A computed fold for a 112-nucleotide RNA from Marinoscillum sp. MHG1-6, annotated as SAM riboswitch aptamer (S box leader). Rfam family: SAM riboswitch aptamer (S box leader). Its family is annotated with regulation of gene expression in the Gene Ontology. Its mean pLDDT, the model's own confidence on a scale to 100, is 80. NCBI's taxonomy places the organism under Bacteria, Pseudomonadati, Cytophagia, Reichenbachiellaceae, Marinoscillum. The sequence was found by an Rfam model in a public genome assembly.
[in-house]
RNA sequence: CAUUUAUCGAGAAAGACCGAGGGAUUGGGCCCUAUGACGUCUUGGCAACCUGUCCUCAGAUGGAUUUCGGUGCUAACUCCCACUCAAACCAGGGUUUGAGAAGAGAUAAGUG
Numbered sequence: 001c002a003u004u005u006a007u008c009g010a011g012a013a014a015g016a017c018c019g020a021g022g023g024a025u026u027g028g029g030c031c032c033u034a035u036g037a038c039g040u041c042u043u044g045g046c047a048a049c050c051u052g053u054c055c056u057c058a059g060a061u062g063g064a065u066u067u068c069g070g071u072g073c074u075a076a077c078u079c080c081c082a083c084u085c086a087a088a089c090c091a092g093g094g095u096u097u098g099a100g101a102a103g104a105g106a107u108a109a110g111u112g
Stems, first nucleotide, its partner, number of pairs: 001112008013043005021032003026082004044074003049070002052065004078104001083100007
């Protein structure tokens, strides 16, 4: 980098450094940010994908646990919308709500 599978409405912050944009990408909206965001480091925390341990099962598997370990995450649903359908409202344009699909992305584990 490509590909497969699973998940993505829950959860979890302080300190130090830095100094202007940031929230993946396009457009729109909205939000965070000099009361210092984003990022980096340290410490903590969350979670339970892998690993470990234990229990169940004929087995596949399911469940428990977080003591060692590998990741991950720690504003807002992946911040929201973009396509389709339905309902309500609306003079119109459109708005709101609900359901569904596709694509993209993130993370984990595997394969090449």